A computed fold for a 345-nucleotide part of an RNA from an uncultured bacterium, annotated as small-subunit ribosomal RNA, central domain. The prediction has a mean pLDDT of 87. The RNAcentral record of the full RNA draws on ENA.

Context: one part of a larger RNA
């Protein structure tokens, strides 16, 4: 349940593609469903409003007016809407042009670390507030070299770029997908949103195989302490990484849903385009910085809005109880989505 909100006080779905729904650009012309208008009917009675009257008032009574609302009728044509026809400026196609860590698969590169093997060399190395506990004369540690092998890619690099959103970074090549400038040639309202549905979705975790250099939940030990299941140190197993397959969560955040239109300046900045007149300028598309209008409880916000306004969606209605019971779905579990009452203050 009307209404009011939603960045931070409850409250934007993590995100996208999207059926139905809900909205929907300019003309003309047409019907009359919505829609307005006259008409007719029907809206019993009592009661209810409101107006007059009777009981000395009232209460209680009569009396009279009434409306939507349905149906039927005649009519109007401005918005809605149905039908048709055209339009181009909304959103598409084509053509040209560029960008980028956008995604997929394949190839390679060096630095570093770890092992191994050799050379040299000796007595310590690590590590820490100090230590220890580890490793070392069966030859470490620091040096050199060759081998293996796994992950991540120093600088460039940004206040930058891209990608719906999670997120993407050595260099190549392939293959796919993307925004954007220009041309203004074609379609001709093909449009926004979107409950439901379906796809993507870090990290952690799960299956099953394969890998395993590093780092490291769990453990072991050694400190430290009144204790020390910890921070601090020595290992160290899943994991971390790879193929496929679940899970589907988050401070999935800008704590801020999309879409459009409009509404002042300065300043840096990545991408185009334009005149060649070489500017400190123009213009479109994007990242930021700051100061107004307005908003805002403030803080702040301000053409990337949280401003002014449309459309559609999703949410929220004191705190605890509780993202808990239960039921349902889903999941190999774990545990996800969905979601409460009693009580209490």
């Nucleotide at each position: 349940u009307u209404g009011g909100g939603u960045u931070u006080a409850a409250a934007g779905g993590g995100c996208g593609c999207g059926c139905a729904g809900g909205c929907g650009g300019c003309g003309c012309g047409u019907c009359a469903a919505g829609u307005c208008a006259g008409c007719g009917g029907u809206g019993a009675a009592a009661u209810c409003u409101g107006g007059c009257g009777g009981c000395u008032c009232a209460a209680c009574c009569g009396u009279u007016c009434g409306a939507a609302g349905c149906c039927g009728u005649u009519g109007a044509a401005a918005c809605u809407g149905g039908c048709g026809c055209g339009c181009u400026c909304g959103g598409g196609u084509a053509g040209g042009g560029u960008c980028g860590a956008g995604g997929c698969a394949g190839g390679c590169g060096g630095a570093a670390c770890a092992a191994g093997u050799g050379a040299a060399g000796u007595a310590g190395c690590g590590g820490u507030g100090a230590a220890a506990u580890g490793c070392a004369u069966a030859g470490a540690u620091a040096u050199c070299a060759c081998u293996u092998g796994g992950a991540a890619c120093c600088c460039c690099g940004a206040c930058a770029g891209c990608g719906a959103a999670g997120g993407c970074a050595g260099c190549u090549u392939g293959c796919c997908a993307g925004c954007c400038c220009c041309u203004u040639a074609c379609c001709g309202a093909c449009g926004c949103u979107g409950c439901a549905g379906c796809g993507c979705g870090a990290g952690a975790g799960c299956g099953u195989g394969g890998g395993u250099a590093u780092c490291g939940a769990a453990c072991a030990g050694g400190a430290u302490u009144a204790g020390a299941u910890a921070c601090c140190c020595u290992g160290g197993u899943a994991g971390u990484c790879c193929a496929c397959g679940c899970c589907g969560u988050a401070a999935a955040c800008g704590a801020u849903g999309c879409u459009c239109a409009c509404c002042g300046g300065u300043c840096c900045u990545g991408g185009g385009c334009g005149a060649c007149a070489c500017a400190u300028g123009g213009u479109c598309c994007g990242g930021g910085a700051u100061c107004g209008c307005g908003c805002g409880a403030a803080a702040g916000u301000a053409u990337u809005a949280a401003g002014u306004g449309a459309g559609c969606c999703a949410c929220c209605u004191g705190g605890g109880g509780a993202g808990u019971a239960c039921g349902u779905c889903g999941g190999c579990a774990a545990c996800g989505a969905u979601g409460a009452a009693a009580c209490u203050c």